[in-house]
């Protein structure tokens, strides 16, 4: 320098045009003597950045920038 993946909650990850959702932590509640653990419930994401396309973009198109991989 080139391909190819990916970038979404504090983390790891679905969700692929029209409701953004699980685990896990976290907060507070039941449970214990107390703590774990288990149950219940609440907060938490302007979807990496600008732009196009569409009535409507996390999602399709271009660029950038970051990450892995692979080739030189």
């Nucleotide at each position: 320098g080139g391909g190819c993946u990916c970038g979404u909650a504090g983390u790891u990850c679905a969700u692929c045009g029209g409701c953004a959702g699980a685990a896990u932590g976290c907060g507070c509640c039941c449970c214990u003597c107390g703590c774990a653990c288990g149950g219940g419930u609440g907060a938490g994401g302007c979807a990496c950045c600008g732009g196009g396309u569409u009535c409507a973009a996390u999602u399709c198109c271009c660029g950038g920038c970051g990450a892995g991989u692979c080739c030189a």